[in-house]
This is a predicted structure of a 72-nucleotide RNA (transfer RNA) from a Candidatus Omnitrophota bacterium.
It was read from a public genome assembly.
Rfam family: tRNA. Its family is annotated with triplet codon-amino acid adaptor activity in the Gene Ontology.
RNA sequence: GCCGAGGUAGCUCAAUGGUGGAGCAAGGGUUUUGUAAACCUUAGGUUGGAGGUUCAAGUCCUCUCCUCGGCU
Numbered sequence: 001g002c003c004g005a006g007g008u009a010g011c012u013c014a015a016u017g018g019u020g021g022a023g024c025a026a027g028g029g030u031u032u033u034g035u036a037a038a039c040c041u042u043a044g045g046u047u048g049g050a051g052g053u054u055c056a057a058g059u060c061c062u063c064u065c066c067u068c069g070g071c072u
Base pairs, nucleotide, nucleotide: 001071002070003069004068005067006066007065010024011023012022013021018055026042027041028040029039030038048064049063050062051061052060
């Protein structure tokens, strides 16, 4: 330099163009003599950044940044 995959909650990952969720972690509560476990509940998102298409974009298009892999 070229090609491919990926970037979404603190972490690991979902999400047919039509209200962004789950598990773990965190806060609170129930239970217990106490802790852990279990159960209930709450909060947490500029979907890497910018622009475009669309009534509507995490999703489609363009540019760009970063990570990983391959080729040279």
Its mean pLDDT, the model's own confidence on a scale to 100, is 82. The organism belongs to Candidatus Omnitrophota, within Bacteria.